Source information: Large-subunit ribosomal RNA, domain IV from a Nanobdellota archaeon, 317 nucleotides, folded computationally. The source organism's lineage runs through Archaea, Nanobdellati and Nanobdellota. RNAcentral holds the full RNA, with entries from ENA. Its mean pLDDT, the model's own confidence on a scale to 100, is 82. It matches the Rfam family "Bacterial large subunit ribosomal RNA".

[in-house]
Context: one part of a larger RNA
RNA sequence: UAACACUAAAGGAACUCUGCAAAUUGUCUUUGUAACUUCGGGAAAAAAAGAGCUAAAUAGUUUUAAAUAAAAAGGGGUAGCGACUGUUUAACAAAAACAUAAGACUUUGCAAAAUAGAAAUAUGAUGUAUAAAGUCUGACAUCUGCCCGGUGUUGCAAGGUAAAAAUUAUAGACGUAAGUUUGUAAAUAAACCCCAAUAAACGGCGGCCGUAAUCCUAACGGUCCUAAGGUAGCAAAAUCCCUUGACGGGUAAGUUCCGUCCUGCACGAAUGGUGUAACGACUGCCCCACUGUCUCUAGUGUUAAUUUUAUGAAAUU
Numbered sequence: 001u002a003a004c005a006c007u008a009a010a011g012g013a014a015c016u017c018u019g020c021a022a023a024u025u026g027u028c029u030u031u032g033u034a035a036c037u038u039c040g041g042g043a044a045a046a047a048a049a050g051a052g053c054u055a056a057a058u059a060g061u062u063u064u065a066a067a068u069a070a071a072a073a074g075g076g077g078u079a080g081c082g083a084c085u086g087u088u089u090a091a092c093a094a095a096a097a098c099a100u101a102a103g104a105c106u107u108u109g110c111a112a113a114a115u116a117g118a119a120a121u122a123u124g125a126u127g128u129a130u131a132a133a134g135u136c137u138g139a140c141a142u143c144u145g146c147c148c149g150g151u152g153u154u155g156c157a158a159g160g161u162a163a164a165a166a167u168u169a170u171a172g173a174c175g176u177a178a179g180u181u182u183g184u185a186a187a188u189a190a191a192c193c194c195c196a197a198u199a200a201a202c203g204g205c206g207g208c209c210g211u212a213a214u215c216c217u218a219a220c221g222g223u224c225c226u227a228a229g230g231u232a233g234c235a236a237a238a239u240c241c242c243u244u245g246a247c248g249g250g251u252a253a254g255u256u257c258c259g260u261c262c263u264g265c266a267c268g269a270a271u272g273g274u275g276u277a278a279c280g281a282c283u284g285c286c287c288c289a290c291u292g293u294c295u296c297u298a299g300u301g302u303u304a305a306u307u308u309u310a311u312g313a314a315a316u317u
């Protein structure tokens, strides 16, 4: 000096990105227990008391050393995200990522679709649409608006367009002939155009100007464009640049946090919207308790390393 273990006056988060780390709590018995809630929970909520010794009663055990140590949740409030248990980057990420039950769409009638293979064949499945496969969302509650112009998919087959060959017709060339060959024309598939359907398919969801007895605002009107112009709900949000938006709350003081507003740079409805009890080694903020995290350091023990001194040994001179 470091690591590990421990102690500390007064204060008690002033430390710090952050109470990281440490401390607190802890066992058993009894009392008692809020909001909210999917009525199961929340809950060991919280909070409070007792544990020694002596005597008696009742029940049991029949002669058992006694005592100490060890082992044992800190709690509460409020938001975000994800419903939950689960899974994951073996060796820097455990999460809000993945999965999930559940919802929806599409394909598939069985020699099924789909997948592997050159094929036989195999899986699907010794299953049969309450099944199987693919895609998206992700418990539950409440909902899921408008647009089919583009892209995709499906359908339609009236019309348009579309290959080569066979074939047909015709004009040549060569050949005695059989025939060979060249040109022209006709003829023909899926597809494409066209027409229609489809958004829990990929996706998209506007400008400008004016208007109400102060001012402001604009229910209202005009006009341009579009396939249609963002509905409900939510909103400075895990999304807000300006921005530490404005107002309120909490603090003596709050770029964070909570509530409200809406001027949404650039929310928005299964690329799901908005809520939500329970759950979470998730993330933000606050409070109680607690503490060497800190004010501000000090000391003790163990181990290790380094330095100095002493002694010894060896080598060299």
Base pairs, nucleotide, nucleotide: 001304002303003302004301005300006299007298008297010295011294014293019290027051028050029049030048031047036041038139074288075287076286077285078284079283080282081280082279086098087097102137103136104135105134106133107132108131114123115122116121140275141274142273143272145205146204147203150202151201152198153197154196155195159193160192167186168185169184170183171182172181173180174179206224207223208222209221210220233267234264245261246260247259248258249257